Model confidence (mean pLDDT): 86 of 100. Small-subunit ribosomal RNA, 5' domain from a Deltaproteobacteria bacterium, 543 nucleotides, folded computationally. It was read from a public genome assembly. Rfam family: Bacterial small subunit ribosomal RNA. Rfam links the family to the GO terms structural constituent of ribosome and ribosome.

Context: one part of a larger RNA
RNA sequence: GAAUUAACGCUGGCGGCAUGCCUAACACAUGCAAGUCGCACGAGAAAGCCCGGUUCGCCGGGCGAGUAAAGUGGCGCACGGGUGAGUAACGCGUGGAUAAUCUACCUCUAUCUGGGGGAUAACCCAUCGAAAGGUGGGCUAAUACCGCAUAAUCCGGCUGGUUUUCGGACCGGUCGGCAAAGGUGGCCUCUUGAUCAAAGCUACCGGGUUGAGAUGAGUCCGCGUCCCAUUAGCUAGUUGGUAGGGUAAUGGCCUACCAAGGCUCCGAUGGGUAGCUGGUCUGAGAGGACGAUCAGCCACACUGGAACUGGUACACGGUCCAGACUCCUACGGGAGGCAGCAGUGAGGAAUAUUGCGCAAUGGGGGAAACCCUGACGCAGCGAUGCCGCGUGGGUGAAGAAGGCCUUCGGGUCGUAAAGCCCUGUCAAGUGGGAAGAAUAGCUUGGGGACGAAUAAUCCUCAGGUCUGACGGUACCACUGAAGGAAGCACCGGCUAACUCCGUGCCAGCAGCCGCGGUAAGACGGAGGGUGCAAGCGUUAUUC
Numbered sequence: 001g002a003a004u005u006a007a008c009g010c011u012g013g014c015g016g017c018a019u020g021c022c023u024a025a026c027a028c029a030u031g032c033a034a035g036u037c038g039c040a041c042g043a044g045a046a047a048g049c050c051c052g053g054u055u056c057g058c059c060g061g062g063c064g065a066g067u068a069a070a071g072u073g074g075c076g077c078a079c080g081g082g083u084g085a086g087u088a089a090c091g092c093g094u095g096g097a098u099a100a101u102c103u104a105c106c107u108c109u110a111u112c113u114g115g116g117g118g119a120u121a122a123c124c125c126a127u128c129g130a131a132a133g134g135u136g137g138g139c140u141a142a143u144a145c146c147g148c149a150u151a152a153u154c155c156g157g158c159u160g161g162u163u164u165u166c167g168g169a170c171c172g173g174u175c176g177g178c179a180a181a182g183g184u185g186g187c188c189u190c191u192u193g194a195u196c197a198a199a200g201c202u203a204c205c206g207g208g209u210u211g212a213g214a215u216g217a218g219u220c221c222g223c224g225u226c227c228c229a230u231u232a233g234c235u236a237g238u239u240g241g242u243a244g245g246g247u248a249a250u251g252g253c254c255u256a257c258c259a260a261g262g263c264u265c266c267g268a269u270g271g272g273u274a275g276c277u278g279g280u281c282u283g284a285g286a287g288g289a290c291g292a293u294c295a296g297c298c299a300c301a302c303u304g305g306a307a308c309u310g311g312u313a314c315a316c317g318g319u320c321c322a323g324a325c326u327c328c329u330a331c332g333g334g335a336g337g338c339a340g341c342a343g344u345g346a347g348g349a350a351u352a353u354u355g356c357g358c359a360a361u362g363g364g365g366g367a368a369a370c371c372c373u374g375a376c377g378c379a380g381c382g383a384u385g386c387c388g389c390g391u392g393g394g395u396g397a398a399g400a401a402g403g404c405c406u407u408c409g410g411g412u413c414g415u416a417a418a419g420c421c422c423u424g425u426c427a428a429g430u431g432g433g434a435a436g437a438a439u440a441g442c443u444u445g446g447g448g449a450c451g452a453a454u455a456a457u458c459c460u461c462a463g464g465u466c467u468g469a470c471g472g473u474a475c476c477a478c479u480g481a482a483g484g485a486a487g488c489a490c491c492g493g494c495u496a497a498c499u500c501c502g503u504g505c506c507a508g509c510a511g512c513c514g515c516g517g518u519a520a521g522a523c524g525g526a527g528g529g530u531g532c533a534a535g536c537g538u539u540a541u542u543c
Stems, first nucleotide, its partner, number of pairs: 001543004006539005013389006019382002021347001026345003030342003035075003040072002048063006082300003091225008101217002106213003110209004114148001116146002123138006154177010182205006191198003226272003233263003238260008275297004279290004302323005325336004353379001355378003361375001362373004392422004402413004426484001428479005436470001441465009487532005492513003498527005508515002
């Protein structure tokens, strides 16, 4: 000098954009942060209003409403969001391998979707418990569950060929094995009953199997990745083999047996420290230091362990066990996990609102309408940072008054002020007032696809309609008025800037050198000056 997730002191007008627990991975009150689908399924209230009856207590019916709440089932909850404890590791970075693998939803391809069965929640009844929550009996549905049929280029065995990087890959033959679920809208061309419906046809959404793609993931390998040798030896599933188990998959991953290996001064083992990277800061560069915000990867979710479900978890707002802590209890037993967003206490030099909205972008569910979304978009607070603007401009010498200095002549603050002439940024007030919105849906009209069809459905084009948290914000115009808006540090040298008074090795200053013991440019005050400026200094840290 530059820089900082900064803090402290003094000061503080406005705006834009960023950014804000670096400490206790300390403990957490309260609210919210993951739901959705009635076009999978069976059931199904109440308040209130209306009508009728009434013994005036109420009873019955209709609307509310096939709504709410709950249940079975499906998909999602493995994403998104947080934190950096652990980890010196194939964790990360980079380049490869997978002929050793998986991949729900999505896209394309081929094909199928036949015919049956037994349950169970909800509900009702009984019952246990303080509660959390159960237990028994009875009824019922499904895209829930289970057989059967059919089936391949799928899976497994045997076998022939082609090819090969000799691991395997591909093409045949044969034997055996394995699937499924329906829902909604519309129609009458064909058949049957006959203004319409059923079988049926049709469209859309689904279901099963196969192949391919896309996306995502698992595993393995080369190289790189901090300090200590005042850590020199380490190792028994250890190193390898055979066989088996396990996994989507290779492998001591696990087990049995066999062999005795494996690593190491090119630093093993041990100890310390640490999430890694793109990057950030500095520097002419080489390098050094760092790894906030944003992005990629990893790890973790009170602590330790375990599996279940599932395409994927050994799962932050799931389950089980153990532990510590907190809470409830009828003492028998239960409940909980903010390193999600706000917020509280504590710690600390120190870090924000218990805000608004799903309008946009994105995500989950749904055919859709739509619902959910503390992701996100916004607003609030903080000069925490960067950037921009303003605090006025011109004129004005009797160089006013006043302050300070003085050699008492004067000098200086100083065109500075006053006065006069202007301007109108920001702030204030009044009025107008956005872009961000594209839609989807609904509707009108046209074209096309499917189809028996002038149904329905889908695609597409044009027009209309609907949707804004921010926000009456940005922006614009007008009103009036210089009015409301400057400080901080320094002035001995380094280092730009000097005099007077006070003090008298005292009080004090100080980054280094050093000042102060009676004229101190170094202490304290004043006048003046210098440097930065809504900031300026100090402290801490890095180069």